[in-house]
Transfer RNA from a Candidatus Magasanikiibacteriota bacterium, 71 nucleotides, folded computationally. The source organism's lineage runs through Bacteria, Bacteria candidate phyla and Candidatus Magasanikiibacteriota. It matches the Rfam family "tRNA". About the family: Transfer RNA (tRNA) molecules are approximately 80 nucleotides in length. Rfam classes the family as a transfer RNA. RNAcentral holds the sequence, with entries from ENA. The coordinates come from a structure-prediction model, not an experiment, and the mean pLDDT is 82. The same sequence occurs in records of 2 taxa.

Parts: sequence; structure tokens; C1' cells
RNA sequence: UCGGGAGUCGUCUAAUGGUAGGACGUCAGGUUUUGGUCCUGGAAAUCCUGGUUCGAAUCCAGGCUCCCGAG
Repeated sequence: UCGGGAGUCGUCUAAUGGUAGGACGUCAGGUUUUGGUCCUGGAAAUCCUGGUUCGAAUCCAGGCUCCCGAG
């Protein structure tokens, strides 16, 4: 440089173009003599910039980062 793939809460992982969900973690409360376990609830994310569309995590274009392969 060329080809292919990937990027979503702190981490992992879902989501037929139609309310971004779950698990672990974290915070608050309950339970417990304390801690842990258990129960309930809360906060927390779509890599960036544009385009298409009534509506984009999803489709299109460009860019960034990472992985694989070729030279």
C1' cells in the first nucleotide's frame, strides 16, 4: 500500500429500519451481630463526521483505531 473483519454502559454480550435490553461490576435500600450470600431499586453505552429515511446501533460515503491475510 491492497483485500477482508471488528468497534454498543466500567467489562462481556443482545437488539427484523420502530422505547438501546441482559449478565457481572458499581451505588442505595432491605435481610444479617458484622462481612458474605440473597432480595428490591437506581445510575451508566451505540468510535467520529456527513448522507438516505417519517424514523438509523442497523443502510450508504468518508475518516480513526484494532485484528487477520497478501505484496